[in-house]
Context: one part of a larger RNA
């Protein structure tokens, strides 16, 4: 020079292992006193829409109500000539047609009678006087009650007219008519339409439940104060006596006695620190009482202060509770006691609303009165309990934000779950330990399923399947070895052993299981439950429909069914093939 090997560098072509590679402030979950749409027997409106009443809106007739005015009419309580409404004047009034008697007829009626009208005869009729609370329907005026009758106003109801108004017409009218229609005022109804609401805590959220007020105990770590969906139990009242005050009395249980009578009934005697009782949980106290009994009351009472807790260590409300001052009591001789219940539970703002209450404030209005606001006290509720007047859905969704929080992998953790070893009661004819081992006792794994909420929510693509490559042994086969209840084959249990090997079909989206047939065997496991910038997309988990169920409904179902997007030209690194130097 050639050809071959090695290191080392670089370039081209691939290929997607990795940069929890690039895209989009996660669409799922939560959470915002956030926001749309949409439902409804959510709240509160609003349009519409019935319904009245008034205006527009006038003539009339007729029926039924109301009111005025006017004419007449109507009132035996007993005494009493008698059917006396009532108050005033009041000494006369009224007449040849009055009056009264008789005769018809209508009213009223308490069955006595009173009053109208029309006819006959007729010339004096009636009062002031006795009786009676009141005196004459002689006579005038007014006022009540009862019934009828006329006018006027007005409501209803029905019916009529025409001239507002209204329709259709160029108009001339023509139907309709005081109704419709319109405006105001009321009362209903009203998801048709709008506005809002639709709590809090929470080992994610939902569902559940209240740990959301408030009490005792434990936890609480001996000062005080201390959390949890910690543990354990309560209260949201009761009581006119079960409160007060003053006298008395002693309980439960046990041993002896003792008629019916027994283990227990009432008696009787000792013992009896409380082992009973306390209006109610638990703690605390309690014995001539704070338990039991009786007698007497009302202090369970008005009006001031100041203290504790509530609410350690800042500040108040609302609440309870003590303590003292007055004033009026109760109960006790009398010291004295007594502002409820032996002590801690049992409770409620402002706004409204009712109640009282006084030589109290103001306003309207009166002769006086009333009426309304206030002041002060009470009661009526808000349990999310310091106290908005308030239901849902959303898979049609949207915004801000959050690993302060959940599905998916990691991570711890190791309950479960897989595997082992300890004891050795038993079973194995005998015989623990050939093989299986109860009742227990220690430990390893990190392949199930919990539980934690550390890390990722300005996104780490989410079952399974194919593809491919590598690891682990606690070994299913193949090898090597010891035991045996190993005669031999055939087996079972153990130790050593990761070289290869561990397939095929069938419906199932399946992992998984379950089936066939064969096989030396048809072992289990990691690797972001390996592997989607390699593939599939059947399942789960967007919109669109459908059935069942389910809700009054929008809509909802670890229920079914069907459904067309799976992005990118590889910068760096690996990894493959090829070339150079």
């Nucleotide at each position: 020079c050639c050809a071959g090997g090695g290191a080392u560098u670089u370039c081209c072509a691939g290929u997607g292992g990795g940069a929890a590679g690039c895209a989009a402030a996660g669409a799922c979950c939560c959470c915002g006193u956030g926001a749309a749409a949409c439902u409804u027997u959510a709240c509160u409106g609003u349009a519409g829409c019935c319904u009245g009443u008034c205006a527009u809106u006038g003539c009339a007739a007729u029926g039924c109500g109301a009111g005025u005015u006017u004419u007449a009419u109507u009132g035996u309580a007993u005494a009493g000539c008698g059917u006396a409404a009532g108050u005033a004047g009041g000494a006369g009034u009224c007449g040849u047609u009055a009056u009264g008697u008789c005769u018809u007829g209508g009213u009223c009626g308490c069955a006595a009678g009173a009053u109208c009208a029309a006819g006959a005869a007729u010339a004096g009729a009636c009062g002031c006087c006795a009786a009676u609370g009141u005196a004459a329907c002689a006579c005038u005026a007014c006022u009540c009650u009862u019934u009828a009758g006329a006018a006027c106003u007005u409501g209803u109801g029905u019916u009529g007219c025409u001239a507002a108004c209204u329709u259709a017409g160029c108009a001339a009218u023509a139907a309709g008519g005081a109704c419709a229609g319109u405006a105001g005022c009321a009362g209903g109804u009203g998801g048709a339409c709008a506005g809002u609401u639709u709590g809090g805590c929470u080992g994610g959220g939902g569902u559940g439940g209240c740990a959301c007020c408030c009490u005792g105990c434990u936890g609480a770590a001996a000062a005080g104060a201390u959390a949890u969906c910690a543990g354990u139990a309560g209260g949201g009242c009761c009581c006119a006596a079960a409160g007060g005050u003053u006298g008395g009395c002693u309980c439960a249980a046990g041993u002896g006695g003792g008629u019916c009578a027994g283990a227990a009934a009432u008696c009787c005697a000792c013992u009896g620190u409380g082992g009973a009782g306390u209006g109610c949980a638990a703690g605390g106290g309690c014995a001539a009482a704070a338990g039991c009994c009786a007698g007497c009351c009302u202090g369970a009472u008005u009006g001031g202060a100041u203290u504790u807790c509530u609410a350690a260590c800042a500040a108040g409300a609302a609440g309870a509770a003590a303590u003292c001052c007055a004033a009026a009591a109760a109960c006790g001789a009398a010291a004295g006691u007594u502002u409820g219940g032996c002590c801690u539970a049992g409770c409620g703002a402002a706004c409204c609303u009712c109640u009282g209450u006084g030589u109290c404030c103001u306003c309207c209005u009166u002769a006086a009165u009333g009426g309304g606001g206030g002041u002060c006290a009470g009661a009526g509720a808000u349990a999310a309990c310091c106290g908005a007047a308030a239901a849902g859905u959303u898979a049609c969704u949207c915004c801000g934000g959050g690993g302060a929080u959940a599905a998916c992998a990691g991570a711890g953790u190791g309950g479960u779950c897989g595997c082992g070893c300890c004891c050795g009661a038993g079973a194995g004819c005998u015989c623990a330990a050939a093989u299986c081992g109860a009742c227990g006792g220690c430990g390893c794994g990190g392949u199930u399923u919990g539980c934690u909420a550390c890390a990722u929510c300005g996104a780490u693509g989410u079952c399974g399947g194919c593809u491919c490559u590598u690891c682990c042994u606690a070994u299913c086969c193949u090898g090597g070895g010891c035991g045996u209840g190993c005669a031999c084959a055939a087996g079972c249990g153990c130790c050593c052993a990761a070289g290869g090997g561990u397939g095929a079909a069938g419906g199932u989206g399946u992992u998984c299981a379950c089936u066939u047939a064969u096989u030396a065997a048809a072992a289990g496991g990691g690797a972001u439950c390996g592997u989607g910038a390699g593939c599939u997309g059947g399942g789960u988990u967007c919109a669109g429909a459908a059935c069942g169920c389910u809700g009054u409904g929008a809509g909802g179902c670890a229920g079914u069914u069907u459904g067309u997007u799976u992005g990118a030209u590889a910068u760096c690194u690996a990894c493959u093939g090829g070339a150079a130097a």
Large-subunit ribosomal RNA, domain V from a Candidatus Woesearchaeota archaeon, 581 nucleotides, folded computationally. The organism belongs to Candidatus Woesearchaeota, within Archaea. Rfam family: Archaeal large subunit ribosomal RNA.